RNA sequence: GGGGGUAUAGCUCAAAGUGGCAGAGCACAUGCUUAGCGUGCAUGAGGUUCUGGGUUCACUCCCCAGUACCUCCU
Numbered sequence: 001g002g003g004g005g006u007a008u009a010g011c012u013c014a015a016a017g018u019g020g021c022a023g024a025g026c027a028c029a030u031g032c033u034u035a036g037c038g039u040g041c042a043u044g045a046g047g048u049u050c051u052g053g054g055u056u057c058a059c060u061c062c063c064c065a066g067u068a069c070c071u072c073c074u
Base pairs, nucleotide, nucleotide: 001073002072003071004070005069006068007067010026011025012024013023020057028044029043030042031041032040050066051065052064053063054062
């Protein structure tokens, strides 16, 4: 220098072959349970979907550019 991949909740990851309210597990908070802790059950909070632009009535999703990381080639 070139090719490919990844970026979504505090963490690990889905969803996005088909654009139309963004989800799960763990963790966290509250309640129940317990003498208490833990376990279990219920409820809840938590998101600028990496950044900017374009297309569209509408974009996490399509297009362009950029940034960070991983990988291969040189």
The RNA shown here (transfer RNA) has 74 nucleotides and comes from Camelus ferus. Its Rfam family is "tRNA". It is annotated as a transfer RNA. RNAcentral records the identical sequence in 3 taxa. NCBI's taxonomy places the organism under Eukaryota, Amniota, Boreoeutheria, Tylopoda, Camelus.